[in-house]
Molecule: c-di-GMP-I-GGC riboswitch aptamer
Organism: Candidatus Brocadia sapporoensis
RNA sequence: UCAGACAAAGGCAAACCCUGGGCAACCAGGGGACGCAAAGUAAAGGGUCUUAAUAAAGACAGCCUUACUGCCGAAG
Numbered sequence: 001u002c003a004g005a006c007a008a009a010g011g012c013a014a015a016c017c018c019u020g021g022g023c024a025a026c027c028a029g030g031g032g033a034c035g036c037a038a039a040g041u042a043a044a045g046g047g048u049c050u051u052a053a054u055a056a057a058g059a060c061a062g063c064c065u066u067a068c069u070g071c072c073g074a075a076g
Base pairs, nucleotide, nucleotide: 002076004072011036012035016031017030018029019028020027021026034062040068041067042066044065045064046063047060048059049058050057051056
């Protein structure tokens, strides 16, 4: 550096519900746990979705690729 355990300490938090924001996708807070070794960050390349209508503007990182960063110490 790659890799990831019937390890350890922890971490995050889907669906759904409540409150608020937004035309919407969706987002924030609280609850809640389906899961996650990057389910940390980034919209760079795809993709999907929304508004709209052929011009464009947005959303999604828990869809894939990519980039940067990070805990641990078994086997390899």